[in-house]
Context: one part of a larger RNA
């Protein structure tokens, strides 16, 4: 040196645990801000450096209302004090009280600082204090309005890598991004729609229709609609015509224009005004009343014994409760030990549901000469753009330019266009539900993870570092049932380890602590060169 046994150090693996995650379900909420928000700096404690809390009234005041022996957070120590039926800490609701800074709003400024007006007060005065006030914008005023904020809506704009086995039409994709602007959701929505010779009767999802029709260097690829079945169900209101009223302009002095207000009306088997005839009744929402709902709580059933063991919830015997055998915890595995849990009960305000009362608004017949029914609109023509359709024979729908109708005997679609024929009736609004998300509350769940997993983030983490900056971004869990966390005594230096001695079930469970694998680096004895 090498083999092997043996026994150790380093190591932090594996196993078991969970304080943390993940995905979800069911209720709730879905907004906060000039009454100064989200986010922050500074401060605030006996001792106080961080976290929490909380703001010069500063781990807190104030009222109600809970609770019932102990409290002064995290945090186990000292100090010094609070409270025990006159009732503290806590716990729930209202409520002062909230420094600066931040939209920041009185000016300015390298955020948490600096400097003013103006009123009144302190003041003999001050380059002195305090107190209230002073930004802009839109609005006659009342008032609002700005800024944050997870994803969900909706407009405006609007890419590229990559596919196409290269690449240009074409796809990625109207996607990522930006920008603006909403609500609890948005959006859309009461047929100028389908549809086929029969019908259906706003919209929005969702099954299927279906990768179908179709589109497409007919490549790569995109991809529909009815029809059927489901959830969910709701319809409405101006505008004109006519009718008064005011207000005002034209003149021909009683016509007529425009404006504004109120009546009227709202539709497609055409409605309305007009002319005539006749007249009551179902039912929103504000808002009042009843009832219930909702806090922080309360009360809650049943067990003892032998054994092993440090420790009984195990194991022996016997018993008992259940509208409670969900769950946690307790010195191993507990229905009956403890905190729960079923189940019941209490109750303030707002809240929210129901039912009652309220009453916007709403309604027939009949006639048809006249009047009305959304125009720089519909529709062409260039040039874009959406539709399953990439210009195609291309309907439909938008609209940038330049043209421009028709009035119910009207006008628009039914995939060029033309006749028939059906089916509607534009150019003006609103409209809940079924639908989409979930930063965020409250209960629950898991063939989901289980510290190199599982959020980056079980642990003072978006922190330490890193980077001029945008930005980037860790690693790090367990002693033990209980600290009972090793009193004294020895080595050593008044260390650090460390040896007795105590503790303990165990110290090879001593804070470099649970289990302790490999690599690797030792001793000690055995063979063997």
């Nucleotide at each position: 040196g090498g083999c092997g046994u043996a026994u150790g150090g380093u190591g932090g693996a594996u196993g078991c645990c969970u304080u943390g995650g993940c995905u979800c379900u069911a209720a709730g909420a879905g907004g906060c801000g000039a009454u100064g928000a989200a986010g922050g700096a500074c401060g605030u404690g006996g001792u106080a450096a961080g976290c929490u809390g909380c703001g010069a009234u500063a781990a807190g005041c104030u009222g109600c209302g809970g609770g019932g022996a102990g409290c002064u957070g995290c945090a186990c120590a000292c100090a010094a004090g609070c409270a025990u039926u006159a009732g503290a800490u806590c716990c729930g609701c209202a409520g002062a009280u909230u420094u600066c800074c931040g939209a920041a709003u009185g000016g300015g400024a390298c955020a948490a600082c600096c400097c003013a007006g103006u009123a009144c007060a302190c003041u003999g005065a001050a380059g002195g204090u305090g107190u209230a006030u002073u930004a802009u914008c839109c609005g006659a005023a009342a008032g609002g309005a700005a800024g944050c904020u997870a994803a969900c809506c909706c407009a405006g704009g609007g890419a590229a890598c990559u596919g196409a086995a290269a690449c240009a039409u074409c796809u990625a994709a109207g996607u990522a991004c930006c920008u603006g602007g909403a609500g609890g959701a948005a959006a859309a929505u009461a047929a100028a729609a389908c549809a086929a010779a029969c019908g259906u009767g706003a919209u929005u999802u969702c099954c299927u229709g279906a990768g179908u029709a179709g589109u497409g260097g007919c490549g790569a690829g995109c991809g529909a609609a009815a029809a059927g079945g489901a959830a969910a169900c709701a319809g409405c209101c101006c505008a004109a015509a006519c009718c008064g009223c005011a207000g005002u302009g034209g003149c021909g002095u009683g016509c007529u224009g425009c404006u504004g207000c109120g009546g009227g009306g709202u539709u497609g088997u055409a409605g309305g005004a007009c002319c005539g005839c006749a007249u009551u009744u179902a039912g929103a929402a504000a808002c009042u009343g009843u009832c219930a709902u909702c806090a922080a709580a309360c009360u809650g059933a049943a067990c003892c014994u032998u054994c092993u063991g440090g420790a009984a919830a195990g194991u022996u015997g016997g018993g008992c409760c259940a509208u409670a055998g969900c769950g946690u915890g307790u010195g191993a595995u507990a229905g009956c030990c403890a905190c729960g849990u079923a189940a019941g009960u209490a109750c303030a305000a707002a809240u929210u549901g129901a039912c009652a009362g309220g009453g916007a608004c709403g309604a027939g017949c009949g006639g048809u000469a006249u009047c009305c029914u959304g125009a720089g609109u519909a529709a062409g023509g260039c040039g874009g753009g959406a539709c399953c359709g990439g210009a195609g024979g291309a309907a439909u729908c938008c609209u940038g330019c330049c043209u421009g109708a028709a009035u119910c005997u009207g006008c628009c679609g039914g995939c060029a266009c033309c006749a028939u024929c059906c089916g509607g009736u534009a150019a003006g609004g609103c409209u809940a539900a079924a639908u989409a998300c979930u930063c965020c509350u409250u209960a629950g769940a898991g063939a989901c993870c289980g510290a190199u997993a599982g959020u980056g983030a079980a642990c003072c983490a978006g922190u330490a570092c890193c980077g001029u900056a945008a930005g980037g971004g860790a690693a790090a869990g367990g002693u033990g049932a209980a600290a009972a966390g090793c009193a004294c005594c020895c080595c050593a230096a008044a260390c650090a380890g460390g040896g007795g001695a105590g503790u303990g079930a165990a110290a090879u469970a001593g804070u470099a602590c649970c289990u302790g694998a490999a690599a690797c680096c030792g001793u000690a004895c055995g063979c063997c060169u």
Predicted 3D model of a 529-nucleotide part of an RNA (large-subunit ribosomal RNA, domain I) from Puia sp. Lineage of the source: Bacteria > Pseudomonadati > Bacteroidota > Chitinophagales > Puia. It matches the Rfam family "Bacterial large subunit ribosomal RNA".